[in-house]
Overview:
A computed fold for a 540-nucleotide part of an RNA from Gemella sanguinis, annotated as small-subunit ribosomal RNA, 5' domain. Its Rfam family is "Bacterial small subunit ribosomal RNA". The source organism's lineage runs through Bacteria, Bacillati, Caryophanales, Gemellaceae and Gemella.
Context: one part of a larger RNA
RNA sequence: GGACGAACGCUGGCGGCGUGCCUAAUACAUGCAAGUCGAGCGAAGUUUUUCUGGUGCUUGCACUAGAAAAACUUAGCGGCGAACGGGUGAGUAACACGUAAAGAACCUGCCUCAUAGACGGGGACAACUAUUGGAAACGAUAGCUAAUACCGGAUAACAGCAUAAAUCGCAUGAUAUAUGUUUAAAAGUUGGUUUCGGCUAACACUAUGAGAUGGCUUUGCGGUGCAUUAGCUAGUUGGUGGGGUAAAGGCCUACCAAGGCGACGAUGCAUAGCCGACCUGAGAGGGUGAUCGGCCACACUGGGACUGAGACACGGCCCAGACUCCUACGGGAGGCAGCAGUAGGGAAUCUUCCGCAAUGGGCGAAAGCCUGACGGAGCAACGCCGCGUGAGUGAAGAAGGAUUUCGGUUCGUAAAGCUCUGUUGUUAGGGAAGAAUGAUUGUGUAGUAACUAUACACAGUAGAGACGGUACCUAACCAGAAAGCCACGGCUAACUACGUGCCAGCAGCCGCGGUAAUACGUAGGUGGCAAGCGUUGUCC
Numbered sequence: 001g002g003a004c005g006a007a008c009g010c011u012g013g014c015g016g017c018g019u020g021c022c023u024a025a026u027a028c029a030u031g032c033a034a035g036u037c038g039a040g041c042g043a044a045g046u047u048u049u050u051c052u053g054g055u056g057c058u059u060g061c062a063c064u065a066g067a068a069a070a071a072c073u074u075a076g077c078g079g080c081g082a083a084c085g086g087g088u089g090a091g092u093a094a095c096a097c098g099u100a101a102a103g104a105a106c107c108u109g110c111c112u113c114a115u116a117g118a119c120g121g122g123g124a125c126a127a128c129u130a131u132u133g134g135a136a137a138c139g140a141u142a143g144c145u146a147a148u149a150c151c152g153g154a155u156a157a158c159a160g161c162a163u164a165a166a167u168c169g170c171a172u173g174a175u176a177u178a179u180g181u182u183u184a185a186a187a188g189u190u191g192g193u194u195u196c197g198g199c200u201a202a203c204a205c206u207a208u209g210a211g212a213u214g215g216c217u218u219u220g221c222g223g224u225g226c227a228u229u230a231g232c233u234a235g236u237u238g239g240u241g242g243g244g245u246a247a248a249g250g251c252c253u254a255c256c257a258a259g260g261c262g263a264c265g266a267u268g269c270a271u272a273g274c275c276g277a278c279c280u281g282a283g284a285g286g287g288u289g290a291u292c293g294g295c296c297a298c299a300c301u302g303g304g305a306c307u308g309a310g311a312c313a314c315g316g317c318c319c320a321g322a323c324u325c326c327u328a329c330g331g332g333a334g335g336c337a338g339c340a341g342u343a344g345g346g347a348a349u350c351u352u353c354c355g356c357a358a359u360g361g362g363c364g365a366a367a368g369c370c371u372g373a374c375g376g377a378g379c380a381a382c383g384c385c386g387c388g389u390g391a392g393u394g395a396a397g398a399a400g401g402a403u404u405u406c407g408g409u410u411c412g413u414a415a416a417g418c419u420c421u422g423u424u425g426u427u428a429g430g431g432a433a434g435a436a437u438g439a440u441u442g443u444g445u446a447g448u449a450a451c452u453a454u455a456c457a458c459a460g461u462a463g464a465g466a467c468g469g470u471a472c473c474u475a476a477c478c479a480g481a482a483a484g485c486c487a488c489g490g491c492u493a494a495c496u497a498c499g500u501g502c503c504a505g506c507a508g509c510c511g512c513g514g515u516a517a518u519a520c521g522u523a524g525g526u527g528g529c530a531a532g533c534g535u536u537g538u539c540c
Base pairs, nucleotide, nucleotide: 001540002539003538004537006536007535008534009533010532013387014386015385016384017383018382019380020379021345026343027342028341030340031339032338035080036079037078040077041076043074044073045072046071047070048069049068050067051066052065053064054063055062056061087298088297089296097222098221099220100219101218102217103216106215107214111211112210113209114208115207116206117205119153121151122150128143129142130141131140132139133138159182160181161180162179163178164177166175167174168173188203189202190201191200192199193198224270225269226268231261232260233259236258237257238256239255240254241253242252243251273295274294275293276292277288278287279286280285300321301320302319303318304317323334324333325332326331351377353376354375355374359373360371361370362369363368390420391419392418393417400411401410402409403408424481425477426476427475428474429473430472434467439461440460441459442458443457444456445455446454484529485528486527487526488525489510490509491508495524496523497522498521499520505512506511
């Protein structure tokens, strides 16, 4: 000199864009953060309309019972999602990460393409009803019922397994062929049409192959301190058989052998998430790993599996533990390192805000619903950038302050005065882009044997913005509302007066102060930077 997720002191006008618990991975009140599908299913309920019956009777109105149709709502069964998105950095010195490879040792829901199929049956369990236990949380027993829930059967190969022979390779092997054998599903939903037998479109379903995407495993190399850590290791190192996994493997197990690592630093201890990057430097290097992006790990602490394509699962389950809460003392409930917020700790770090309008995600045929992701607003000079606090003229060099050798000098064109401007500000008026889709109507093309659905294009209609009456534009008004901080002995730009008298004090280093202090304190002046300035801390 540069930099900062900074803090402290004094000061503080505005805007844009960023950033904001670095400490206690401490404990958490309250609200929200993951739902959705009625076009899978039964059931219950609400509203409207029509019909039939009854009662009242003002004779066409009210009430009530039943049936049908339409629209809507939903606790439950069922499907998909909840493994994404969001947070944190505790642990981890490790194939965790980065980079380059390998998988002839592997998996992959939704999506895309291709081939083939979707036949015929069955028994339950919720909801519901009845009885009943418990303070509650939550149950128990009996009975009824549906499905795209569940379970057999049929069919089936280019799939799996076995055998045979062929080609190829990189050792285990890979590829294609033949024979035998094994294994599947929802006759679903909605629309159109019908000669009521069906046919057909979309979505969904089953099997197989291929792709894409995402993951899993293995390997070379690389990035840290201590040798005042020198020896470490029994599933340890290797083999065989078996088990297990999607998959190679001491991954696990039985037996056998005695190996394996290490001054090229094993083992131990300490510290630490890694990288793209960021800071600095001419570079080589050195330091850091906030925000943003990629990967990893974790979710009160420890352990475990279940479901599933995917978890050993932040807002799932079980067990143990600590803590908190409820209790009728028998027993139960909870997990902010999600967004806000509270207490505590600390030098120190924000609103219990608005909206799903945009982008993205989940579900759904769609309308749509959900989304503290996200888009925005709020707070904070925390940072960077930009603007302003006026411009021109003005010598009687005013008054006043300071100083003086008493002549003067200086603040100083500075002020006043005069002439302007209106950035910002105040008031008033106008007022966005961000909106593309989607819905509906019509036409055309594709689609289909044809119709419908669907897709695309064009035209019309109504509607749709949190930010926000914001940005921006126009007009009017007033120099009016807007400057401080630090320093002035040398390093280092900038000096005098008074006070003090080795005192009070200053100080980054040298040092200053004991009666003429340019070094302490105050004043005037000057220098530097400026909505900031200085100090402290850390890195280069």